[in-house]
Molecule: transfer RNA
Organism: uncultured Flavobacteriales bacterium
RNA sequence: GCGAGUGUAGCUCAGGGGUAGAGCAUCACCUUGCCAAGGUGAGGGUCGUGAGUUCGAAUCUCAUCACUCGCUCCA
Numbered sequence: 001g002c003g004a005g006u007g008u009a010g011c012u013c014a015g016g017g018g019u020a021g022a023g024c025a026u027c028a029c030c031u032u033g034c035c036a037a038g039g040u041g042a043g044g045g046u047c048g049u050g051a052g053u054u055c056g057a058a059u060c061u062c063a064u065c066a067c068u069c070g071c072u073c074c075a
Stems, first nucleotide, its partner, number of pairs: 001071007010024004018055001026042005048064005
């Protein structure tokens, strides 16, 4: 340099046009003599960035950035 894949909550991931979710973690409460386990609830999101299409974009298109893999060239 070329091609492919991935990017969504603190972490691991789902969701592929119509209200952004789960598990773990965090916080509060319940339970317990205490801890752990368990139960109930709460907080936490510019969906990598920018543009386009659309009544409406996390989702479709283009560009770009980061990471991963493969290929090529040079040394």